The RNA shown here (transfer RNA) has 72 nucleotides and comes from a Patescibacteria group bacterium. Model confidence (mean pLDDT): 83 of 100. Rfam family: tRNA. The family's RNA type in Rfam is transfer RNA. Taxonomically the source falls in Bacteria candidate phyla (Bacteria). It was read from a public genome assembly.

[in-house]
C1' cells in the first nucleotide's frame, strides 16, 4: 500500500430503526461508640467526527480521525 475489527457514563461492557443501560467506582442515607461489610437512594452521556437515507438512527450507507491485527 491492501484487508478486517474496535471506539457508548470515571472503569469493565450491553443495546442491530422508535424514551441510551447494567455491574464495579465515586457521592448521599441508614445502620455501628466509630471504620469496615452490608442496605438504600439520587447523580453522571455532544453514543470518537462530518455528511447522507428516513417520519424517527448509538443502530444503517459513505468520507474522516484514533487504536488493535493480519496480508504484502
Nucleotide at each position: 500500500g491492501c484487508c478486517g475489527c474496535c471506539u457508548u457514563a470515571g472503569c469493565u461492557c450491553a443495546g442491530u430503526g422508535g424514551u441510551a443501560g447494567a455491574g464495579c467506582a465515586a457521592u448521599g442515607c441508614u445502620u455501628u461508640c466509630g471504620u469496615a461489610a452490608a442496605g438504600c437512594a439520587g447523580a453522571g452521556g455532544u453514543c470518537c467526527c462530518g455528511a447522507g437515507u428516513u417520519c424517527a438512527a448509538a443502530u444503517c450507507u459513505c468520507g474522516g480521525a484514533g487504536g488493535c491485527g493480519g496480508c504484502u